[in-house]
Context: one part of a larger RNA
RNA sequence: CUGGGCGUAAAGGGCGUGUAGGCGGUCUAUUAAGUCAGUGGUGAAAAGUAAGGGCUCAACCCUUACCUUGCCGUUGAAACUGGAAGACUUGAGGGCAGGAGAGGUAAGUGGAAUUCCUAGUGUAGCGGUGAAAUGCGUAGAUAUUAGGAAGAACACCAGUGGCGAAGGCGACUUACUGGCCUGGCCCUGACGCUGAGGCGCGAAAGCGUGGGGAGCGAACAGGAUUAGAUACCCUGGUAGUCCACGCCGUAAACGAUGGGUACUAGGUGUUGGAGGAUCGACCCCUUCAGUGCCGCAGCAAACGCAUUAAGUACCCCGCCUGGGGAGUACGGCCGCAAGGCUGAAACUC
Repeated sequence: CUGGGCGUAAAGGGCGUGUAGGCGGUCUAUUAAGUCAGUGGUGAAAAGUAAGGGCUCAACCCUUACCUUGCCGUUGAAACUGGAAGACUUGAGGGCAGGAGAGGUAAGUGGAAUUCCUAGUGUAGCGGUGAAAUGCGUAGAUAUUAGGAAGAACACCAGUGGCGAAGGCGACUUACUGGCCUGGCCCUGACGCUGAGGCGCGAAAGCGUGGGGAGCGAACAGGAUUAGAUACCCUGGUAGUCCACGCCGUAAACGAUGGGUACUAGGUGUUGGAGGAUCGACCCCUUCAGUGCCGCAGCAAACGCAUUAAGUACCCCGCCUGGGGAGUACGGCCGCAAGGCUGAAACUC
């Protein structure tokens, strides 16, 4: 490189947007670049293959044909691909009318709880554990009542519920704002799919500056446990956790399953719509979009997947190629740093 692969064996990029590129619906007529057919030139010789011949055979040598799978020119064909032209509506998009939602950002508000402060009642304990101790408490704790302060998180509702591209999103109100679903009429007329680079987003931890700091709590200290105990348990407790702005760019970023389109038995639940049936509601039937479970064909090494495919096909991207060395070294790019991205070899089994 080819081939074969990527749920769990090595392998799907964390996610999106989109450039180049690749691929691309229906009809008409056209062109002839690709494609196909004929023909001409060239494709050195040797080698190779086949037939025949010469050394007594063979190796070897000679002759003829083929081969040289290609390139260039020329004459044609027009189904398919491409080009240029016209048209179309089913792909895609838009208008209109409805709908659901923890989708995002900002501002404001609320109650429960916790801790702290003040005051009242009240007295000797509280707390903690397997048991204890450290700790707190006669300077009045714990408990309880009233008032106040602060920060953080939003019980029940809550759901194999919803929304989002992913990360993720959960009290309430308001403002701004993204996407999605359904219905049938109208409009544009292939405007599409994917997407190397690029750009943006991206949990937690971490970093910078400034705030904030109730609870929790790496580090740290003490008490236990233990042979030891740099742990598990307990009492404390700093960074951090929170906010604003700016970095970082990673993850078991997982469905360990890239995106798109079409097709391929059923059954049952659920969420949001629409329609039918019904006088009407429930129930029932049909249908669209999502989300679960079970299961046939098929697939699969098995486990299992199975219209939300890991089935059957096509298009585009990413990735794998024995284990260790190693996601290391070196170089480059990025970063304040931590480090990230790219990413070997010797050697060894």